[in-house]
About this RNA: RNAcentral holds the full RNA, with entries from ENA and SILVA. This is a predicted structure of a 249-nucleotide part of an RNA (large-subunit ribosomal RNA, domain VI) from Candidatus Uhrbacteria bacterium GW2011_GWB2_41_36. The organism belongs to Candidatus Uhriibacteriota, within Bacteria.
Context: one part of a larger RNA
RNA sequence: CGUUGAAGAUUGAAAGGACUCAUCCCUAGUACGAGAGGACCGGGAUGAACUGACCUCUGGUGUACCAGUUGUUCCGCCUGGAGCAUGGCUGGGUAGCUACGUCGGGUUCGGAUAACCGCUGAAAGCAUCUAAGCGGGAAGUCGACCUUAAGAUUAAUCUUCUUAGACACCUCAGAGACUAUGAGGUUGAUAGGCACUAGGUGUAAGCUCGGUAACGAGUUCAGCCAAGGUGUACUAAUUGGUCAUAUGG
Numbered sequence: 001c002g003u004u005g006a007a008g009a010u011u012g013a014a015a016g017g018a019c020u021c022a023u024c025c026c027u028a029g030u031a032c033g034a035g036a037g038g039a040c041c042g043g044g045a046u047g048a049a050c051u052g053a054c055c056u057c058u059g060g061u062g063u064a065c066c067a068g069u070u071g072u073u074c075c076g077c078c079u080g081g082a083g084c085a086u087g088g089c090u091g092g093g094u095a096g097c098u099a100c101g102u103c104g105g106g107u108u109c110g111g112a113u114a115a116c117c118g119c120u121g122a123a124a125g126c127a128u129c130u131a132a133g134c135g136g137g138a139a140g141u142c143g144a145c146c147u148u149a150a151g152a153u154u155a156a157u158c159u160u161c162u163u164a165g166a167c168a169c170c171u172c173a174g175a176g177a178c179u180a181u182g183a184g185g186u187u188g189a190u191a192g193g194c195a196c197u198a199g200g201u202g203u204a205a206g207c208u209c210g211g212u213a214a215c216g217a218g219u220u221c222a223g224c225c226a227a228g229g230u231g232u233a234c235u236a237a238u239u240g241g242u243c244a245u246a247u248g249g
Stems, first nucleotide, its partner, number of pairs: 001151001005161006014148004020048007032037001050105005058099004065092005070085006109143003116136004165243003169185005190236003193232005199225003206219005
């Protein structure tokens, strides 16, 4: 820009993806074979690689979480803290993102076939799968499975509305380079704050007691805390604006 109003919901022409393999067990030490050896068919189990989703578990990361600790500077000093030193170093770690983790997938069925195997059957009184006709038959092929999908210009269909709607602006994240998409904008839980909570760290400061002291114990499963959850209008999403409302009448 088109699809000749708007919003929402669908159909599926077409395209893409997937399609794998191994080992073991049963059938059965059966058929077969002098023996050695050792099946077809059928059934079951496990796994490999590949692949999709996810974060409950196991781990990783987690530079605005917690604790310990070295040197030094500063907060006048003690205590307690802050800065710098690779996040100073060390030990842990929420959300998110992740694999080494978890769950799932390639199952099965149908159609038409290849080589090949057949039925009936003449030409050619026989024979012949073929000439007429009719079957079986593959990891292949077409469907079935998953995803995209009406620019499928053949531009589809359905529902609702007709003073319908859309945009901008603002609060944002299950989205994200920007844009877009999605959740919301007071008839409101969208984000922040606050409350409670999950979870992390691991028992704060101050005070008291014990010890000459380093330090230990109690108060104290404390104190502190990011992205999680639930709730709550305290703060910010105010008022308002722009475009469109065709065709037809």